[in-house]
Molecule: transfer RNA
Organism: Armatimonadetes bacterium Uphvl-Ar1
Order: sequence, then structure tokens, then C1' cells
RNA sequence: GCCACUUUAGCUCAGCGGUAGAGCAGCUGUUUCGUAAACAGCAGGUCAGAGGUUCGAUUCCACUAAGUGGCU
Repeated sequence: GCCACUUUAGCUCAGCGGUAGAGCAGCUGUUUCGUAAACAGCAGGUCAGAGGUUCGAUUCCACUAAGUGGCU
């Protein structure tokens, strides 16, 4: 220098055009003499950024940034 892939909650990841979800972690409650575990509930996300297409974009297109891998 070229090519491909990834970027979504604190962490690990789903979600392939129509109201953003799960597990773990966190908080509250029940239970216990108390802790842990278990159960119930709650909170937490300008979907990397800025544009385009569309009635409508996390999703499609091009660009930028960061990261990973490959080739030279």
C1' cells in the first nucleotide's frame, strides 16, 4: 500500500427495513440468626461518527475513525 471482517447496555453477544433484546454484572424486595444461593421485580443503550436512499434505517449504500485478520 491492497483486501476482508468487526464496532449495539458496565462485559459477552443477538437483532438483515416497521416501538432495540438476552445472559452475566448492578440495584430493590422475598427468604435466612446473618451471608451466599434461589425466586420476583427494577434500572441501564444519541445502535462508533457524519451523510445518502426510503413513508420509515441498528439493518441498505458510500465516506471517516478505531480494532482484528490476511496479502504484498